The RNA shown here (FMN riboswitch aptamer (RFN element)) has 148 nucleotides and comes from Ruegeria meonggei. Rfam family: FMN riboswitch aptamer (RFN element). About the family: The RFN element is a highly conserved domain that is found frequently in the 5'-untranslated regions of prokaryotic mRNAs that encode for flavin mononucleotide (FMN) biosynthesis and transport proteins. Rfam links the family to the GO term FMN binding. Model confidence (mean pLDDT): 77 of 100. Taxonomically the source falls in Ruegeria (Bacteria, Pseudomonadota, Alphaproteobacteria, Roseobacteraceae).

RNA sequence: GCUUGUUCUCAGGGCGGGGUGAAAUUCCCCACCGGCGGUAUGCGGGCGAUGACCCGUAAGCCCGCGAGCGGUCCCUACUCAGGGAUGACAAGCAGAUCUGGUGAGAGGCCAGAGCCGACGGUUAAAGUCCGGAAGGAAGAGAACGUGC
Numbered sequence: 001g002c003u004u005g006u007u008c009u010c011a012g013g014g015c016g017g018g019g020u021g022a023a024a025u026u027c028c029c030c031a032c033c034g035g036c037g038g039u040a041u042g043c044g045g046g047c048g049a050u051g052a053c054c055c056g057u058a059a060g061c062c063c064g065c066g067a068g069c070g071g072u073c074c075c076u077a078c079u080c081a082g083g084g085a086u087g088a089c090a091a092g093c094a095g096a097u098c099u100g101g102u103g104a105g106a107g108g109c110c111a112g113a114g115c116c117g118a119c120g121g122u123u124a125a126a127g128u129c130c131g132g133a134a135g136g137a138a139g140a141g142a143a144c145g146u147g148c
Stems, first nucleotide, its partner, number of pairs: 001148002004145007016030004032127001033117002035065004042057005060115002068093002070089001071086006097113005119131003
């Protein structure tokens, strides 16, 4: 350095001000938030090689992943439902970006204008409240070993 195991740790943010109303953090006006991996023209740094070079960093709406609801099977229960497995589950629900500029090259940079956000609950309809959740997980790391 490569490979392969065991254990452990970490791993989601946001309703502030007002209006209407009997009642709204759910409607309306202005706001606030944005998981993980990949991708780089900006920015920072580097260089014998000044290069469309090397390193770091930068996307909610570019590609993919995770989680949720549902379906099917099994178990426990016996009508209250709960747990486990399963994404060939023959197609279920599960989101959203344009224009201009710069540039070799941009749906990511700069400027502007937009858009999206599972399921259940609630005296009024939820991205932000409550709940499953002190859960799970994409992934990020650490320690100790196996083999080469």

Of the family's consensus pairs, 97% are formed in the model.